[in-house]
RNA sequence: UGCCCUGUAGCUCAACUGGCAGAGCGUCGGAUUCUGGUUCCGAAGGUUCAAGGUUCGAGUCCUUGCAGGGCAACCA
Numbered sequence: 001u002g003c004c005c006u007g008u009a010g011c012u013c014a015a016c017u018g019g020c021a022g023a024g025c026g027u028c029g030g031a032u033u034c035u036g037g038u039u040c041c042g043a044a045g046g047u048u049c050a051a052g053g054u055u056c057g058a059g060u061c062c063u064u065g066c067a068g069g070g071c072a073a074c075c076a
Stems, first nucleotide, its partner, number of pairs: 001072007010025004019056001027043005049065005
């Protein structure tokens, strides 16, 4: 320098051919227990990396940028 992949909840990841953003773990509250753990019930938590574009409608498609990873090239 070029190419490819990834970016979604605190963490790990889903979300079909574009159509109301979810799960597990964790956190908080409750039940159970003498207490804690386990188990069960419930709740909170999101500007989907950023800025534009297309569309009636974008996590999803297009452009640019940023961040992480990989491959190649170059220099020594």

Model confidence (mean pLDDT): 81 of 100. This is a predicted structure of a 76-nucleotide RNA (transfer RNA) from a Bacteroidota Order II. bacterium. It matches the Rfam family "tRNA". The family's RNA type in Rfam is transfer RNA. Taxonomically the source falls in Bacteroidota (Bacteria, Pseudomonadati).